Annotation
This is a predicted structure of a 73-nucleotide RNA (transfer RNA) from a candidate division WWE3 bacterium. Rfam family: tRNA.

Parts: sequence; C1' cells; structure tokens
RNA sequence: GCCACUCUAGCUCAAUUGGUAGAGCAACGGUAUCGUAAACCGUAGGUUGUCGGUUCGAGUCCGACGGGUGGCU
Repeated sequence: GCCACUCUAGCUCAAUUGGUAGAGCAACGGUAUCGUAAACCGUAGGUUGUCGGUUCGAGUCCGACGGGUGGCU
C1' cells in the first nucleotide's frame, strides 16, 4: 500500500431478509438475616463509532472518514 471482517448500555452479546433497541453480568434500591454474602423482587443506564445519502420509516441498505482484528505484498 491492497483486501476481508468488525464497531449497539460499564463489560460480554442479541435484535428472525427495513417497522416503537433487549438479555446476562456489573451498578443502585428493596425483601429477608442478629449481621454479611448467596437468593428473590425492582430501578436506572443507549445521539446503535462519526458525518452524509436512500426510504413514509435505518442498528439493519449505500458512501466517506475513524478505531480494532486478520490476510496479502
């Protein structure tokens, strides 16, 4: 330098061929206990890497840029 894949909650990942973004763990609150942990119930947490485009509608499709991983030279 070229090619491919990838980027979603603090972390690991879903989202059924475009139709109102979820789970587990972690965090916080509560129940319970003499007390702590485990357990159970609940709450909060997101400009879906950035900027544009297509569309009535984009996490999903297209382009550019950026980060990461791998391959080739």
Background: The sequence was found in a public genome assembly.